[in-house]
RNA sequence: AUCCAGAGGGGUGGAGGGAUAUGGCCCUACGAAGCCCCGGCAACCGCCCGUAAGGGAACGGUGCCAAUUCCAUCAGGCUCCAACCAACAAAGGCCUGGGAGAU
Numbered sequence: 001a002u003c004c005a006g007a008g009g010g011g012u013g014g015a016g017g018g019a020u021a022u023g024g025c026c027c028u029a030c031g032a033a034g035c036c037c038c039g040g041c042a043a044c045c046g047c048c049c050g051u052a053a054g055g056g057a058a059c060g061g062u063g064c065c066a067a068u069u070c071c072a073u074c075a076g077g078c079u080c081c082a083a084c085c086a087a088c089a090a091a092g093g094c095c096u097g098g099g100a101g102a103u
Stems, first nucleotide, its partner, number of pairs: 001103003008038005016027003021073004039065003044061003047056003069100001074097006
């Protein structure tokens, strides 16, 4: 700095997996994780052009290839809403920021 985009087949393996905790939701014997091969996506580093801003390629090194980083968690704002009335709030929804995490 970025994280609502993008990109899967085979072999092996044999019950878990989605980072951690809790809750939710989901994936998984029509075969989870892990490992191997091949493929792909992206463009962080290297590389090329350029004074720079910026642009390019995808050869090398990383990363990634269910779901927004699957969602929530903390704070603030807005909104919605019951009763005889009035007021305040919780829960719910949306937005922003933070935290954590990944690169």
A computed fold for a 103-nucleotide RNA from a soil metagenome, annotated as SAM riboswitch aptamer (S box leader). Its mean pLDDT, the model's own confidence on a scale to 100, is 79.